[in-house]
RNA sequence: GUCCCUGUAGUUUAAUCGGAUAGAACGUAUGCCUCCUAAGCGUAUGAUGUGGGUUCGAUUCCCGCCGGGGACG
Repeated sequence: GUCCCUGUAGUUUAAUCGGAUAGAACGUAUGCCUCCUAAGCGUAUGAUGUGGGUUCGAUUCCCGCCGGGGACG
RNA backbone atom coordinates (compact mmCIF):
# COMPACT_ATOMS: atom_id res chain seq x y z
P G A 1 -0.78 3.76 3.60
O5' G A 1 -0.89 2.81 2.32
C5' G A 1 -0.71 3.36 1.02
C4' G A 1 -0.69 2.25 0.00
C3' G A 1 -1.93 1.37 0.00
O3' G A 1 -2.96 1.92 -0.78
C1' G A 1 0.00 0.00 0.00
P U A 2 -4.47 1.60 -0.48
O5' U A 2 -4.65 0.10 -0.99
C5' U A 2 -4.63 -0.19 -2.39
C4' U A 2 -4.81 -1.66 -2.62
C3' U A 2 -5.98 -2.29 -1.88
O3' U A 2 -7.21 -2.11 -2.58
C1' U A 2 -4.07 -3.60 -1.54
P C A 3 -8.55 -2.05 -1.80
O5' C A 3 -8.76 -3.56 -1.31
C5' C A 3 -8.95 -4.60 -2.26
C4' C A 3 -8.90 -5.95 -1.56
C3' C A 3 -9.85 -6.14 -0.39
O3' C A 3 -11.16 -6.46 -0.80
C1' C A 3 -7.72 -6.92 0.20
P C A 4 -12.38 -6.16 0.19
O5' C A 4 -12.24 -7.28 1.30
C5' C A 4 -12.41 -8.66 0.96
C4' C A 4 -12.20 -9.53 2.19
C3' C A 4 -13.02 -9.14 3.43
O3' C A 4 -14.34 -9.66 3.38
C1' C A 4 -10.78 -9.51 4.04
P C A 5 -15.47 -8.93 4.20
O5' C A 5 -15.12 -9.30 5.70
C5' C A 5 -15.21 -10.65 6.16
C4' C A 5 -14.78 -10.75 7.61
C3' C A 5 -15.50 -9.83 8.57
O3' C A 5 -16.76 -10.33 8.98
C1' C A 5 -13.18 -9.74 8.97
P U A 6 -17.88 -9.31 9.39
O5' U A 6 -17.29 -8.60 10.69
C5' U A 6 -17.10 -9.36 11.89
C4' U A 6 -16.39 -8.53 12.94
C3' U A 6 -17.11 -7.26 13.40
O3' U A 6 -18.05 -7.57 14.41
C1' U A 6 -14.84 -6.78 12.97
P G A 7 -19.25 -6.44 14.70
O5' G A 7 -18.45 -5.37 15.54
C5' G A 7 -17.88 -5.69 16.85
C4' G A 7 -17.56 -4.39 17.57
C3' G A 7 -18.78 -3.49 17.66
O3' G A 7 -19.41 -3.38 18.93
C1' G A 7 -16.94 -2.40 16.53
P U A 8 -18.82 -3.37 20.31
O5' U A 8 -20.01 -2.58 21.04
C5' U A 8 -20.67 -1.51 20.32
C4' U A 8 -22.07 -1.35 20.85
C3' U A 8 -22.23 -1.60 22.35
O3' U A 8 -21.85 -0.46 23.07
C1' U A 8 -23.98 -2.65 21.14
P A A 9 -20.72 -0.69 24.19
O5' A A 9 -21.59 -0.57 25.50
C5' A A 9 -20.94 -0.55 26.80
C4' A A 9 -21.84 0.21 27.77
C3' A A 9 -21.36 0.08 29.22
O3' A A 9 -21.25 1.39 29.82
C1' A A 9 -23.65 -0.54 28.99
P G A 10 -19.86 2.16 29.44
O5' G A 10 -18.78 1.30 30.25
C5' G A 10 -17.40 1.75 30.31
C4' G A 10 -16.63 0.73 31.12
C3' G A 10 -16.73 -0.69 30.57
O3' G A 10 -15.70 -0.94 29.64
C1' G A 10 -17.30 -0.67 32.89
P U A 11 -15.97 -1.89 28.36
O5' U A 11 -16.02 -3.33 29.02
C5' U A 11 -14.83 -3.95 29.52
C4' U A 11 -15.15 -5.34 30.02
C3' U A 11 -15.84 -6.24 29.01
O3' U A 11 -14.91 -6.89 28.17
C1' U A 11 -16.99 -6.31 31.10
P U A 12 -15.40 -7.38 26.69
O5' U A 12 -16.39 -8.58 27.00
C5' U A 12 -15.88 -9.81 27.52
C4' U A 12 -17.01 -10.80 27.67
C3' U A 12 -17.90 -10.96 26.44
O3' U A 12 -17.33 -11.83 25.49
C1' U A 12 -19.25 -10.75 28.37
P U A 13 -17.83 -11.68 23.91
O5' U A 13 -19.39 -11.36 24.07
C5' U A 13 -20.32 -12.05 23.25
C4' U A 13 -21.67 -12.10 23.93
C3' U A 13 -22.88 -11.75 23.05
O3' U A 13 -23.24 -12.84 22.23
C1' U A 13 -23.13 -10.76 25.18
P A A 14 -23.89 -12.57 20.78
O5' A A 14 -25.39 -12.22 21.20
C5' A A 14 -26.24 -13.24 21.71
C4' A A 14 -27.65 -12.75 21.91
C3' A A 14 -28.37 -12.15 20.72
O3' A A 14 -28.81 -13.14 19.80
C1' A A 14 -28.89 -10.95 22.68
P A A 15 -28.88 -12.77 18.24
O5' A A 15 -30.02 -11.64 18.19
C5' A A 15 -31.39 -11.98 18.45
C4' A A 15 -32.22 -10.72 18.42
C3' A A 15 -32.09 -9.89 17.14
O3' A A 15 -32.93 -10.40 16.12
C1' A A 15 -31.89 -8.48 19.01
P U A 16 -32.61 -10.04 14.63
O5' U A 16 -32.92 -11.42 13.85
C5' U A 16 -32.02 -11.82 12.83
C4' U A 16 -32.68 -12.92 12.02
C3' U A 16 -34.14 -12.64 11.67
O3' U A 16 -34.22 -11.94 10.41
C1' U A 16 -34.00 -14.74 12.69
P C A 17 -35.48 -11.04 10.20
O5' C A 17 -34.96 -10.14 9.00
C5' C A 17 -33.69 -9.47 9.10
C4' C A 17 -32.72 -10.02 8.08
C3' C A 17 -33.06 -9.71 6.64
O3' C A 17 -32.62 -8.40 6.29
C1' C A 17 -32.37 -11.97 6.87
P G A 18 -33.75 -7.38 5.84
O5' G A 18 -34.38 -6.84 7.20
C5' G A 18 -33.59 -6.47 8.33
C4' G A 18 -34.26 -5.39 9.09
C3' G A 18 -35.77 -5.58 9.25
O3' G A 18 -36.16 -5.10 10.52
C1' G A 18 -35.33 -3.55 8.13
P G A 19 -36.91 -6.07 11.47
O5' G A 19 -37.97 -5.08 12.12
C5' G A 19 -37.51 -3.96 12.87
C4' G A 19 -38.68 -3.22 13.43
C3' G A 19 -39.72 -4.14 14.06
O3' G A 19 -40.25 -3.51 15.21
C1' G A 19 -40.65 -2.98 12.21
P A A 20 -39.90 -3.98 16.37
O5' A A 20 -40.04 -2.70 17.29
C5' A A 20 -39.17 -2.18 18.15
C4' A A 20 -39.79 -1.00 18.77
C3' A A 20 -40.57 -1.12 20.06
O3' A A 20 -40.69 -0.04 20.86
C1' A A 20 -41.85 -1.24 18.24
P U A 21 -41.94 0.96 20.97
O5' U A 21 -40.92 1.42 22.13
C5' U A 21 -39.82 2.21 22.01
C4' U A 21 -39.26 2.14 23.41
C3' U A 21 -38.12 1.13 23.50
O3' U A 21 -36.91 1.93 23.44
C1' U A 21 -39.76 0.81 25.28
P A A 22 -35.57 1.49 23.94
O5' A A 22 -34.90 0.06 23.66
C5' A A 22 -35.60 -1.02 23.03
C4' A A 22 -34.59 -2.13 22.98
C3' A A 22 -33.78 -2.32 24.26
O3' A A 22 -34.49 -3.14 25.17
C1' A A 22 -32.33 -2.30 22.41
P G A 23 -34.60 -2.71 26.72
O5' G A 23 -34.42 -4.08 27.49
C5' G A 23 -35.43 -5.07 27.43
C4' G A 23 -34.82 -6.43 27.41
C3' G A 23 -33.80 -6.74 28.51
O3' G A 23 -34.43 -7.04 29.76
C1' G A 23 -32.97 -7.54 26.47
P A A 24 -33.58 -6.79 31.12
O5' A A 24 -32.48 -7.96 31.10
C5' A A 24 -32.91 -9.31 31.08
C4' A A 24 -31.72 -10.24 30.92
C3' A A 24 -30.64 -10.15 31.98
O3' A A 24 -31.01 -10.85 33.17
C1' A A 24 -29.66 -10.31 29.84
P A A 25 -30.43 -10.35 34.58
O5' A A 25 -28.95 -10.94 34.62
C5' A A 25 -28.75 -12.36 34.56
C4' A A 25 -27.29 -12.66 34.35
C3' A A 25 -26.34 -11.95 35.30
O3' A A 25 -26.23 -12.62 36.54
C1' A A 25 -25.56 -11.70 33.09
P C A 26 -26.07 -11.76 37.88
O5' C A 26 -24.56 -11.24 37.80
C5' C A 26 -23.49 -12.18 37.81
C4' C A 26 -22.22 -11.52 37.33
C3' C A 26 -21.76 -10.29 38.11
O3' C A 26 -21.10 -10.62 39.32
C1' C A 26 -21.55 -9.89 35.80
P G A 27 -21.25 -9.64 40.55
O5' G A 27 -20.66 -8.24 40.03
C5' G A 27 -19.29 -8.15 39.69
C4' G A 27 -18.98 -6.78 39.13
C3' G A 27 -19.30 -5.61 40.06
O3' G A 27 -18.24 -5.40 40.98
C1' G A 27 -20.08 -5.14 37.88
P U A 28 -18.56 -4.77 42.40
O5' U A 28 -19.10 -3.30 42.08
C5' U A 28 -18.23 -2.31 41.55
C4' U A 28 -19.00 -1.03 41.29
C3' U A 28 -19.85 -0.53 42.46
O3' U A 28 -19.07 0.20 43.40
C1' U A 28 -21.13 -0.48 40.47
P A A 29 -19.52 0.19 44.92
O5' A A 29 -20.86 1.10 44.91
C5' A A 29 -20.79 2.49 44.60
C4' A A 29 -22.17 3.10 44.67
C3' A A 29 -22.97 2.78 45.93
O3' A A 29 -22.63 3.66 47.00
C1' A A 29 -24.33 2.44 44.03
P U A 30 -22.76 3.14 48.46
O5' U A 30 -24.32 3.03 48.71
C5' U A 30 -25.14 4.21 48.72
C4' U A 30 -26.60 3.83 48.72
C3' U A 30 -27.03 2.89 49.83
O3' U A 30 -27.26 3.56 51.05
C1' U A 30 -27.93 2.17 47.78
P G A 31 -27.19 2.73 52.42
O5' G A 31 -28.56 1.92 52.42
C5' G A 31 -29.80 2.61 52.58
C4' G A 31 -30.96 1.64 52.46
C3' G A 31 -30.93 0.45 53.42
O3' G A 31 -31.44 0.78 54.70
C1' G A 31 -31.43 -0.29 51.24
P C A 32 -30.98 -0.07 55.96
O5' C A 32 -31.67 -1.49 55.70
C5' C A 32 -33.09 -1.61 55.71
C4' C A 32 -33.49 -3.04 55.45
C3' C A 32 -32.86 -4.07 56.37
O3' C A 32 -33.55 -4.19 57.61
C1' C A 32 -32.75 -4.82 54.13
P C A 33 -32.74 -4.47 58.94
O5' C A 33 -32.15 -5.92 58.69
C5' C A 33 -33.02 -7.04 58.60
C4' C A 33 -32.23 -8.29 58.23
C3' C A 33 -31.02 -8.56 59.10
O3' C A 33 -31.41 -9.28 60.28
C1' C A 33 -30.39 -8.73 56.83
P U A 34 -30.81 -8.83 61.70
O5' U A 34 -29.27 -9.18 61.56
C5' U A 34 -28.83 -10.54 61.48
C4' U A 34 -27.33 -10.59 61.34
C3' U A 34 -26.55 -9.74 62.32
O3' U A 34 -26.40 -10.40 63.57
C1' U A 34 -25.67 -9.41 60.14
P C A 35 -26.64 -9.58 64.94
O5' C A 35 -25.46 -8.51 64.91
C5' C A 35 -25.51 -7.35 65.74
C4' C A 35 -24.12 -6.74 65.86
C3' C A 35 -23.41 -6.53 64.53
O3' C A 35 -23.77 -5.28 63.96
C1' C A 35 -21.95 -7.64 66.04
P C A 36 -23.98 -5.29 62.37
O5' C A 36 -22.51 -5.42 61.80
C5' C A 36 -21.57 -4.35 61.95
C4' C A 36 -20.22 -4.75 61.39
C3' C A 36 -20.24 -5.26 59.97
O3' C A 36 -20.25 -4.22 59.01
C1' C A 36 -18.91 -6.70 61.31
P U A 37 -20.97 -4.47 57.57
O5' U A 37 -20.05 -5.53 56.87
C5' U A 37 -18.73 -5.18 56.44
C4' U A 37 -17.98 -6.41 55.97
C3' U A 37 -18.61 -7.20 54.84
O3' U A 37 -18.36 -6.63 53.57
C1' U A 37 -17.80 -8.68 56.50
P A A 38 -19.46 -6.85 52.43
O5' A A 38 -19.36 -8.40 52.11
C5' A A 38 -18.19 -8.93 51.48
C4' A A 38 -18.27 -10.44 51.44
C3' A A 38 -19.50 -11.02 50.74
O3' A A 38 -19.32 -11.07 49.35
C1' A A 38 -19.18 -12.11 52.81
P A A 39 -20.62 -10.86 48.36
O5' A A 39 -21.55 -12.09 48.75
C5' A A 39 -21.14 -13.42 48.42
C4' A A 39 -22.12 -14.42 49.01
C3' A A 39 -23.57 -14.23 48.60
O3' A A 39 -23.85 -14.83 47.34
C1' A A 39 -23.46 -14.48 50.94
P G A 40 -24.90 -14.13 46.38
O5' G A 40 -26.27 -14.18 47.18
C5' G A 40 -26.87 -15.44 47.50
C4' G A 40 -28.11 -15.21 48.35
C3' G A 40 -29.10 -14.19 47.81
O3' G A 40 -29.96 -14.79 46.85
C1' G A 40 -28.69 -13.73 50.08
P C A 41 -30.44 -13.86 45.58
O5' C A 41 -31.50 -12.87 46.25
C5' C A 41 -32.69 -13.39 46.82
C4' C A 41 -33.47 -12.29 47.53
C3' C A 41 -33.70 -11.03 46.71
O3' C A 41 -34.77 -11.13 45.80
C1' C A 41 -32.96 -10.44 48.86
P G A 42 -34.72 -10.27 44.43
O5' G A 42 -35.07 -8.81 44.96
C5' G A 42 -36.32 -8.54 45.53
C4' G A 42 -36.42 -7.10 45.99
C3' G A 42 -36.09 -6.04 44.95
O3' G A 42 -37.19 -5.80 44.09
C1' G A 42 -35.05 -5.49 46.99
P U A 43 -36.87 -5.26 42.57
O5' U A 43 -36.30 -3.79 42.79
C5' U A 43 -37.13 -2.76 43.32
C4' U A 43 -36.33 -1.49 43.55
C3' U A 43 -35.59 -0.96 42.34
O3' U A 43 -36.42 -0.19 41.50
C1' U A 43 -34.16 -0.96 44.21
P A A 44 -36.01 -0.04 39.91
O5' A A 44 -34.71 0.89 39.95
C5' A A 44 -34.81 2.22 40.45
C4' A A 44 -33.43 2.83 40.55
C3' A A 44 -32.63 2.88 39.27
O3' A A 44 -32.97 4.00 38.49
C1' A A 44 -31.26 2.08 41.03
P U A 45 -32.74 3.91 36.86
O5' U A 45 -31.16 3.77 36.71
C5' U A 45 -30.29 4.81 37.14
C4' U A 45 -28.85 4.41 36.94
C3' U A 45 -28.52 3.91 35.54
O3' U A 45 -28.30 5.01 34.65
C1' U A 45 -27.53 2.50 37.16
P G A 46 -29.35 5.33 33.48
O5' G A 46 -28.47 5.26 32.16
C5' G A 46 -27.18 5.89 32.15
C4' G A 46 -26.12 4.86 31.87
C3' G A 46 -26.27 4.14 30.54
O3' G A 46 -25.72 4.92 29.49
C1' G A 46 -25.79 2.57 32.25
P A A 47 -26.59 5.10 28.15
O5' A A 47 -25.91 4.08 27.13
C5' A A 47 -24.51 4.18 26.86
C4' A A 47 -24.11 3.11 25.88
C3' A A 47 -24.80 3.19 24.53
O3' A A 47 -24.13 4.08 23.68
C1' A A 47 -24.86 0.96 25.34
P U A 48 -24.96 4.95 22.58
O5' U A 48 -25.44 3.85 21.53
C5' U A 48 -24.89 3.80 20.22
C4' U A 48 -24.41 2.39 19.95
C3' U A 48 -24.03 2.09 18.51
O3' U A 48 -22.89 1.23 18.49
C1' U A 48 -25.75 0.62 19.19
P G A 49 -21.99 1.18 17.15
O5' G A 49 -20.81 2.21 17.41
C5' G A 49 -20.38 2.49 18.77
C4' G A 49 -19.28 3.52 18.70
C3' G A 49 -19.60 4.71 17.83
O3' G A 49 -20.25 5.70 18.61
C1' G A 49 -17.54 3.81 17.18
P U A 50 -21.43 6.57 17.90
O5' U A 50 -20.65 7.48 16.88
C5' U A 50 -19.70 8.45 17.32
C4' U A 50 -19.08 9.13 16.11
C3' U A 50 -20.06 9.62 15.07
O3' U A 50 -20.61 10.88 15.41
C1' U A 50 -18.33 8.43 14.01
P G A 51 -22.06 11.25 14.86
O5' G A 51 -21.79 11.65 13.34
C5' G A 51 -20.93 12.73 13.04
C4' G A 51 -20.77 12.85 11.54
C3' G A 51 -22.05 12.74 10.74
O3' G A 51 -22.77 13.95 10.74
C1' G A 51 -20.38 11.41 9.74
P G A 52 -24.25 13.98 10.13
O5' G A 52 -23.98 13.74 8.56
C5' G A 52 -25.01 13.31 7.76
C4' G A 52 -24.45 12.91 6.39
C3' G A 52 -25.45 12.18 5.52
O3' G A 52 -26.26 13.11 4.81
C1' G A 52 -23.46 10.92 5.61
P G A 53 -27.84 12.81 4.76
O5' G A 53 -27.91 11.58 3.75
C5' G A 53 -27.27 11.68 2.48
C4' G A 53 -27.30 10.34 1.78
C3' G A 53 -28.66 9.66 1.70
O3' G A 53 -29.43 10.17 0.66
C1' G A 53 -27.01 8.07 2.33
P U A 54 -31.03 10.10 0.77
O5' U A 54 -31.35 8.54 0.63
C5' U A 54 -31.04 7.84 -0.58
C4' U A 54 -31.44 6.39 -0.45
C3' U A 54 -32.85 6.15 0.06
O3' U A 54 -33.79 6.23 -1.01
C1' U A 54 -31.32 4.74 1.21
P U A 55 -35.15 7.05 -0.76
O5' U A 55 -35.92 6.18 0.32
C5' U A 55 -36.31 4.84 0.01
C4' U A 55 -36.83 4.14 1.23
C3' U A 55 -37.87 4.92 2.04
O3' U A 55 -39.17 4.81 1.48
C1' U A 55 -36.26 3.94 3.49
P C A 56 -40.09 6.15 1.49
O5' C A 56 -40.52 6.27 3.01
C5' C A 56 -41.13 7.46 3.52
C4' C A 56 -41.63 7.22 4.92
C3' C A 56 -40.61 6.66 5.88
O3' C A 56 -39.81 7.69 6.44
C1' C A 56 -42.57 5.39 6.05
P G A 57 -38.27 7.45 6.55
O5' G A 57 -38.17 6.33 7.67
C5' G A 57 -38.59 6.59 9.01
C4' G A 57 -38.62 5.32 9.82
C3' G A 57 -37.31 4.54 9.88
O3' G A 57 -36.48 5.06 10.92
C1' G A 57 -39.07 3.05 9.38
P A A 58 -34.89 5.12 10.66
O5' A A 58 -34.42 3.59 10.60
C5' A A 58 -34.64 2.73 11.72
C4' A A 58 -33.44 1.83 11.92
C3' A A 58 -32.15 2.57 12.23
O3' A A 58 -31.32 1.77 13.08
C1' A A 58 -31.87 1.40 10.22
P U A 59 -31.17 2.17 14.58
O5' U A 59 -30.18 1.07 15.13
C5' U A 59 -28.80 1.34 15.33
C4' U A 59 -27.99 0.07 15.26
C3' U A 59 -28.06 -0.67 13.92
O3' U A 59 -27.09 -0.14 13.04
C1' U A 59 -28.38 -2.21 15.68
P U A 60 -27.42 0.00 11.43
O5' U A 60 -27.72 -1.51 10.98
C5' U A 60 -26.72 -2.52 11.15
C4' U A 60 -27.30 -3.87 10.81
C3' U A 60 -27.77 -4.01 9.38
O3' U A 60 -27.36 -5.24 8.82
C1' U A 60 -29.57 -4.42 10.87
P C A 61 -26.11 -5.27 7.86
O5' C A 61 -26.70 -4.52 6.57
C5' C A 61 -27.35 -5.25 5.54
C4' C A 61 -27.64 -4.35 4.36
C3' C A 61 -26.51 -3.41 3.98
O3' C A 61 -25.56 -4.08 3.13
C1' C A 61 -28.52 -2.19 4.06
P C A 62 -24.00 -3.58 3.17
O5' C A 62 -24.06 -2.21 2.36
C5' C A 62 -24.36 -2.19 0.96
C4' C A 62 -24.23 -0.79 0.42
C3' C A 62 -22.96 -0.06 0.81
O3' C A 62 -21.87 -0.41 -0.04
C1' C A 62 -24.80 1.35 1.18
P C A 63 -20.39 -0.32 0.51
O5' C A 63 -20.11 1.25 0.56
C5' C A 63 -20.02 2.00 -0.63
C4' C A 63 -19.75 3.46 -0.31
C3' C A 63 -18.59 3.72 0.65
O3' C A 63 -17.32 3.67 0.00
C1' C A 63 -20.44 5.02 1.29
P G A 64 -16.01 3.33 0.87
O5' G A 64 -15.75 4.68 1.67
C5' G A 64 -15.39 5.87 0.97
C4' G A 64 -15.30 7.04 1.94
C3' G A 64 -14.39 6.84 3.15
O3' G A 64 -13.03 7.06 2.84
C1' G A 64 -16.44 7.80 3.84
P C A 65 -11.90 6.29 3.63
O5' C A 65 -11.99 6.94 5.07
C5' C A 65 -11.70 8.31 5.26
C4' C A 65 -12.02 8.73 6.68
C3' C A 65 -11.36 7.91 7.79
O3' C A 65 -10.03 8.32 8.02
C1' C A 65 -13.64 8.19 8.29
P C A 66 -8.98 7.29 8.63
O5' C A 66 -9.51 7.04 10.10
C5' C A 66 -9.51 8.09 11.06
C4' C A 66 -10.04 7.61 12.39
C3' C A 66 -9.42 6.30 12.90
O3' C A 66 -8.17 6.48 13.52
C1' C A 66 -11.76 6.21 13.12
P G A 67 -7.09 5.30 13.47
O5' G A 67 -7.73 4.23 14.46
C5' G A 67 -7.87 4.54 15.86
C4' G A 67 -8.55 3.41 16.58
C3' G A 67 -7.99 2.02 16.35
O3' G A 67 -6.81 1.76 17.11
C1' G A 67 -10.34 1.93 16.24
P G A 68 -5.75 0.63 16.56
O5' G A 68 -6.55 -0.74 16.75
C5' G A 68 -6.84 -1.23 18.07
C4' G A 68 -7.54 -2.57 17.97
C3' G A 68 -6.85 -3.61 17.11
O3' G A 68 -5.78 -4.27 17.78
C1' G A 68 -9.16 -3.57 16.60
P G A 69 -4.56 -4.90 16.87
O5' G A 69 -5.25 -6.15 16.14
C5' G A 69 -5.69 -7.25 16.92
C4' G A 69 -6.33 -8.28 16.02
C3' G A 69 -5.49 -8.76 14.85
O3' G A 69 -4.52 -9.74 15.20
C1' G A 69 -7.70 -8.33 14.12
P G A 70 -3.17 -9.83 14.35
O5' G A 70 -3.66 -10.44 12.96
C5' G A 70 -4.16 -11.77 12.91
C4' G A 70 -4.73 -12.07 11.55
C3' G A 70 -3.79 -12.02 10.36
O3' G A 70 -3.02 -13.21 10.25
C1' G A 70 -5.82 -10.96 9.78
P A A 71 -1.62 -13.15 9.38
O5' A A 71 -2.14 -13.10 7.88
C5' A A 71 -2.78 -14.23 7.32
C4' A A 71 -3.07 -13.99 5.85
C3' A A 71 -1.89 -13.53 5.02
O3' A A 71 -1.09 -14.61 4.59
C1' A A 71 -3.72 -12.13 4.57
P C A 72 0.49 -14.39 4.32
O5' C A 72 0.50 -13.48 3.01
C5' C A 72 -0.04 -13.99 1.80
C4' C A 72 -0.07 -12.90 0.76
C3' C A 72 1.23 -12.16 0.53
O3' C A 72 2.14 -12.88 -0.30
C1' C A 72 -0.52 -10.60 0.67
P G A 73 3.72 -12.66 -0.14
O5' G A 73 3.94 -11.16 -0.67
C5' G A 73 3.68 -10.84 -2.03
C4' G A 73 3.87 -9.36 -2.26
C3' G A 73 5.19 -8.78 -1.81
O3' G A 73 6.21 -9.00 -2.77
C1' G A 73 3.43 -7.38 -1.09
Molecule: transfer RNA
Organism: Cellvibrio sp. BR